A computed fold for an 80-nucleotide RNA from uncultured Motiliproteus sp., annotated as c-di-GMP-I riboswitch aptamer. Rfam family: c-di-GMP-I riboswitch aptamer. From the family's description: GEMM was predicted in a large-scale screen for bacterial structured RNA regulatory elements.
RNA sequence: AAAUGGCAAACCUGUUGAAAGACAGGGACGCAAAGCUUCCAGCCUAAGGGUCUAAGACCUAUGGCAGUGGGGCUGCCAAA
Numbered sequence: 001a002a003a004u005g006g007c008a009a010a011c012c013u014g015u016u017g018a019a020a021g022a023c024a025g026g027g028a029c030g031c032a033a034a035g036c037u038u039c040c041a042g043c044c045u046a047a048g049g050g051u052c053u054a055a056g057a058c059c060u061a062u063g064g065c066a067g068u069g070g071g072g073c074u075g076c077c078a079a080a
Base pairs, nucleotide, nucleotide: 006031007030011026012025013024014023015022016021029067035073036072037071039070040069041068042065043064044063048060049059050058051057052056
């Protein structure tokens, strides 16, 4: 660069959750690992817990983000 294909952002609808978000359907922004996996970093949320100047504010992950990076495992085609 080809070829067979694959996944599916935002948004909409429904479900679920305290939320972040997730799942299903529609839909394609993009992705050569945008396949799987929370080991590390980063980011999001704060139910519960704690603190305070207390109708509120702040702190905190045991909750999340794999389409934020790194790591681990696996993988199509072509070429060498």
Record summary:
The RNAcentral record of the sequence draws on MGnify.